[in-house]
RNA sequence: UCCCCUGUAGCUCAACGGUAGAGCAACAUCCUGUUAAGAUGAAGGUUCGUGGUUCGAAUCCACGCGGGGGAG
Numbered sequence: 001u002c003c004c005c006u007g008u009a010g011c012u013c014a015a016c017g018g019u020a021g022a023g024c025a026a027c028a029u030c031c032u033g034u035u036a037a038g039a040u041g042a043a044g045g046u047u048c049g050u051g052g053u054u055c056g057a058a059u060c061c062a063c064g065c066g067g068g069g070g071a072g
Base pairs, nucleotide, nucleotide: 001071002070003069004068005067006066007065010024011023012022013021018055027041028040029039030038048064049063050062051061052060
């Protein structure tokens, strides 16, 4: 320098262009003599950034930025 993959909740990951979800963690309550385990509940998001396409973008396109891999 070029090519490919990737970026979404604290973590690991989903999500036909049409209301952003799950598991775990943390929190509250219940249970227990107490803790752990278990049960229930609520909360938690500028979907990396800036533009573009579209009635509508996490999703498609362009350019950047971060991470991983490959070629030279």